The part of an RNA shown here (small-subunit ribosomal RNA, central domain) has 350 nucleotides and comes from Proteiniclasticum ruminis.
The full RNA is in RNAcentral, with records from ENA and SILVA.

Context: one part of a larger RNA
């Protein structure tokens, strides 16, 4: 390489959109590129293989056959793939009618709590711990009452509940806006799936400029602990956490499980619809679609487990793996303000 694989052994890209490419529904007809068959020419000799023969055998040599699985030209076939034409509606999309949702962006508003400030009451402690101390307090703290300021986060509802491609999204109201779902079957008529490159989005931390800073809190300081204690515990505390704009582009970015389509026992929750039955009505009950959980048969699996939300049975497309270390490193390149990211070896060694 072929092959075999990718939940946990090495291996699914962080996620989407989409270019090239690959793959692709039904019927009729045509074509003949692929495909199948025939013929002709060619495919040198030697070699290889088979059958014989010659050197005493063998190697070696000689004769014959087969083969050279290929290429070109031509004829035939038309099932399948491809191309053309016409038609279709089961895929896909549009329309119409609905209900659900922390989906996104902006603006405004609200209450609880912490902290601080002012004032009142009030007096000797408060705070903190395993125990303490640093710290705060007679310049009146802690506690408590009233008023004010400011920032950040939204208790209960809350739910293996919902929404989103993922990251993620949770007080309330308004405006703008994306998607999914159900029903219908009016319209288009294969318009589809995947997707190398590419483009976009992408937690936290970090970076740049300008704001903001209540609480928390890397660094740092002090107090403890300890043999030591550059920690765990305590008292403080700056970046940061928040906002705007611009970068960064990584995570155990996880379901450690790429996307699509079809098929393959059941049972039981739950969320959003639709239909039926029943009823005065609402429940209840039955059917069905979409999502989200649990259990489980066949099957799969090294086992654990998975099991219609597959890790089952198949097909299509992409990504990735190929012993451990060296190493996700060096070098080079691209990107970045930097931090660094992406791409990615070898010597050597076991």
């Nucleotide at each position: 390489c072929u092959g075999g694989g990718c939940g946990u052994a090495a291996a699914g890209g962080a996620u989407g959109c989409g270019u090239a490419g690959g793959u692709g529904g039904a019927u009729a007809u045509u074509u003949a590129a692929g495909u199948g068959g025939g013929a002709u020419g060619u495919g040198a000799a030697a070699u290889c293989c088979c059958c014989g023969g010659g050197c005493u055998c063998a190697a070696c040599c000689c004769g014959g056959g087969a083969a050279c699985u290929g290429c070109a030209u031509u004829c035939c076939a038309a099932a399948c793939u491809g191309g053309g034409u016409a038609u279709c509606u089961a895929g896909a999309g549009u329309g119409c009618a609905g209900g659900a949702g922390a989906g996104g962006a902006a603006a405004g508003c609200g209450g609880a709590a912490u902290u601080c400030c002012u004032a009142g009451u009030g007096u000797a402690g408060c705070g903190g711990u395993g125990a303490a101390a640093u710290g705060c307090g007679u310049a009146g703290a802690u506690a408590u009452u009233a008023g004010g300021a400011g920032g950040a986060a939204c208790a209960c509802c809350a739910g293996u509940g919902g929404c989103g491609a993922a990251g993620g999204c949770g007080g309330c109201u308004u405006u703008c806006u994306g998607g999914a779902c159900u029903g219908u079957a009016a319209c288009u008529g294969a318009c589809a799936c995947u997707g190398a490159g590419g483009c976009a989005u992408g937690a936290a931390a970090g970076c740049g400029u300008g704001g903001g800073u209540a609480g928390c809190a890397a660094a740092c300081a002090g107090g403890a602990u300890u043999a030591g204690a550059u920690a765990c515990c305590c008292u403080g505390g700056u970046a940061g956490u928040c906002c705007a704009c611009g970068c960064c582009g990584u995570a155990a970015a996880c379901g450690a499980u790429g996307g699509g389509u079809a098929c393959u026992a059941g049972g039981u929750g739950u969320a959003g619809g639709a239909g039926g039955u029943a009823u005065c009505g609402a429940c209840c009950c039955c059917u069905u679609c979409u999502g989200u959980g649990c259990c489980g048969u066949c099957g799969u699996u090294a086992a654990c487990a998975c099991a219609a939300u597959a890790a089952g049975u198949a097909c299509c497309c992409c990504g990735c793996c190929u012993g451990g270390g060296g190493a996700g490193u060096a070098c080079g390149g691209u990107c970045g303000c930097a931090a660094g990211a992406c791409u990615a070896a070898a010597a050597c060694u076991c």